[in-house]
Context: one part of a larger RNA
RNA sequence: GAACGUACGCUGACGGAAUGGAUUAGGCAUGCAAGUCGAACGCUUGAGCUCUUCGGAGCAAUAGAGUGGCGAACGGGUGAGUAACACGUGAAUAACCUACCUUGAUGAGGGGGACAACCAUUCGAAAGAGUGGCUAAUACCCCAUAAGCUCCUACGGGAGGAAAGCUGGCUUUGCUGGCGCUUCAGGAGGGGUUCACGUACUAUUAGCUAGUUGGUGGGGUAAUGGCCUACCAAGGCUAUGAUGGUUAGCCGGCCUGAGAGGGUGUCCGGCCACACUGGGACUGAGACACUGCCCAGACUCCUACGGGAGGCUGCAGUCGAGAAUCUUCCACUAAUGCGCGAAAGCGUGAUGGAGCAAUUCCGUGUGUAGGAUGAAGGCCUUAGGGUUGUAAACUACUGUUGGAAGGGCGUAAUCCCCGGGAGUUAAUACCUCUCCGGGUUGAACUCCCUUCGGAGGAAGCAGCGGCUAAAUUCGUGCCAGCAGCCGCGGUAAUACGAAUGCUGCAAGCGUAGUUC
Numbered sequence: 001g002a003a004c005g006u007a008c009g010c011u012g013a014c015g016g017a018a019u020g021g022a023u024u025a026g027g028c029a030u031g032c033a034a035g036u037c038g039a040a041c042g043c044u045u046g047a048g049c050u051c052u053u054c055g056g057a058g059c060a061a062u063a064g065a066g067u068g069g070c071g072a073a074c075g076g077g078u079g080a081g082u083a084a085c086a087c088g089u090g091a092a093u094a095a096c097c098u099a100c101c102u103u104g105a106u107g108a109g110g111g112g113g114a115c116a117a118c119c120a121u122u123c124g125a126a127a128g129a130g131u132g133g134c135u136a137a138u139a140c141c142c143c144a145u146a147a148g149c150u151c152c153u154a155c156g157g158g159a160g161g162a163a164a165g166c167u168g169g170c171u172u173u174g175c176u177g178g179c180g181c182u183u184c185a186g187g188a189g190g191g192g193u194u195c196a197c198g199u200a201c202u203a204u205u206a207g208c209u210a211g212u213u214g215g216u217g218g219g220g221u222a223a224u225g226g227c228c229u230a231c232c233a234a235g236g237c238u239a240u241g242a243u244g245g246u247u248a249g250c251c252g253g254c255c256u257g258a259g260a261g262g263g264u265g266u267c268c269g270g271c272c273a274c275a276c277u278g279g280g281a282c283u284g285a286g287a288c289a290c291u292g293c294c295c296a297g298a299c300u301c302c303u304a305c306g307g308g309a310g311g312c313u314g315c316a317g318u319c320g321a322g323a324a325u326c327u328u329c330c331a332c333u334a335a336u337g338c339g340c341g342a343a344a345g346c347g348u349g350a351u352g353g354a355g356c357a358a359u360u361c362c363g364u365g366u367g368u369a370g371g372a373u374g375a376a377g378g379c380c381u382u383a384g385g386g387u388u389g390u391a392a393a394c395u396a397c398u399g400u401u402g403g404a405a406g407g408g409c410g411u412a413a414u415c416c417c418c419g420g421g422a423g424u425u426a427a428u429a430c431c432u433c434u435c436c437g438g439g440u441u442g443a444a445c446u447c448c449c450u451u452c453g454g455a456g457g458a459a460g461c462a463g464c465g466g467c468u469a470a471a472u473u474c475g476u477g478c479c480a481g482c483a484g485c486c487g488c489g490g491u492a493a494u495a496c497g498a499a500u501g502c503u504g505c506a507a508g509c510g511u512a513g514u515u516c
Stems, first nucleotide, its partner, number of pairs: 001516004006512005013364006019357002026319003030316003035070003040067002043064002048059004077274003087198007096191003101187005107181001109143004118133006149160004165179006200246003207237003212234008249271004253264004276297005299310004327354001329353003336350001337348004367397004377388004401457001403452005410445002416439005421433003460505005465486003471500005481488002
């Protein structure tokens, strides 16, 4: 000199962009943060409408829990652990997996029995649990079929294994469209595993290791492998630092520096790890799963004392500790994205916004021009004057910004609706489209414009002995105090305190800490 996720002191006008729990991975009240589908299915509710012989019948919006499907493994948080294939760069996989999406093939024939919901009932304070009975399906099971697929093979062949419907249109024994379903082979994107090299300090840590190192058989996995197991052999690592200890998430980057280097890993992006602590598996394409399950532990809460409930390192918020870090806000019938759905749409503390904080960076303003008997006042004085100082007053203007009122563009592209075109089709239905034209959709924001008004509301902080830009007077008298270093202060202190003046920076200025 530069920088910071900074803090503190004094001061504080506005706007834009960013950033904001670094300490206790300490404890958490409350609300929300993952649902969706009726075009898979049965049931309950039944506004309203139509018909009516007034008994009722039919259609049916909406709402509810349940079966079933997909999602919940993403998104969001944190950095505790981890010095190792964790990360980075580059390779390998003839040792592998992959739901949804996509391309090309292939089939979808016949049958069956249940279980929720519901009804009845029992136990329990509750959480919840049991028994009996009824029922549907794209839930479950069986048979058939089997090109490709898997296994076996004497390469002739043999064996095994699948499926589900829903919804439109019409010229309705049927034709046809869309969404699904089964099997197989690819693709894309995603993941698993392996290897080479790189990746902190410590020798006041020198030896470490028995599933240890290798082999064979077996098991297990999507897959290689001591990953596991039985047997056999006695190996394997290490001064090029094993083993142990300490510290630490890694990187793209960021800060500094002419560079080499040094420091660092906050925000944003990639990877990893974790989810009260420890362990475990289940489901599933995918987890050993933050707001799933089971067990143990600590803690908190409820209890009828028999037993139960919970997990903010999601968004807000609260207590605690701390020098220190924000709102229990608005919206998704606005944008971007994600989940579900044919779609309308629903959900989304992701996200978009607003709020708070000079925490940082950038921009703007706090007026402009004229104005000398150089007013008054202050300070100094050699008492003549000098300085504050064109500064003020005064005159003439301007209207940034702030204030008040009003308006507009844009963020909006869509989905969808209407009209047209093309494709599909028997068809002018239906359906489809990076197609064309029109309509519709804003939580929040204002850079923009107009009007009103009026210099009005808007400057501080530190320093002035040298380093270092800027000095005088008074007070104090080795006292009170200052100080980054040198050093000032013991009666004329440019160094302490105050005043005036001056210097520097400026909505900031100084101090402290850390890095180069």
Molecule: small-subunit ribosomal RNA, 5' domain
Organism: Planctomycetota bacterium